[in-house]
This is a predicted structure of an 84-nucleotide RNA (transfer RNA) from a Bacillota bacterium. Rfam family: tRNA. The family's RNA type in Rfam is transfer RNA. Taxonomically the source falls in Bacillota (Bacteria, Bacillati). The sequence was found in a public genome assembly.
């Protein structure tokens, strides 16, 4: 050069028939147990806004399609393969 694959919260990884994004595990933060601990168990845990209800914006990055994208379809990035 040319096909293929793959990109989602700190992290592994789901949601693939276009229909509520982050389910489940690690980690963290708080509480329980405990003399303390560790081991368990219960809460919480993208952003931004707001006192709170809540709203908005979020799937490497920009557009397009469509009532409606992680998800189809175009282009760039970055990974990993493979063939020259």
């Nucleotide at each position: 050069g040319c096909c293929g694959g793959c990109g989602u919260g700190a992290u592994g990884g789901a949601a693939u028939u276009g229909g509520c994004a982050g389910a489940c595990g690690u980690g963290c933060g708080g509480g329980a147990c405990u003399c303390a601990a560790a081991a368990u168990c219960c809460c919480g845990u993208g952003g931004u806004g707001g006192c709170a209800a809540c709203a908005c914006c979020g799937u490497a990055u920009c557009g397009g399609u469509u009532c409606g994208a992680c998800c189809c379809c175009g282009a760039u990035c970055g990974c990993c393969g493979g063939c020259a």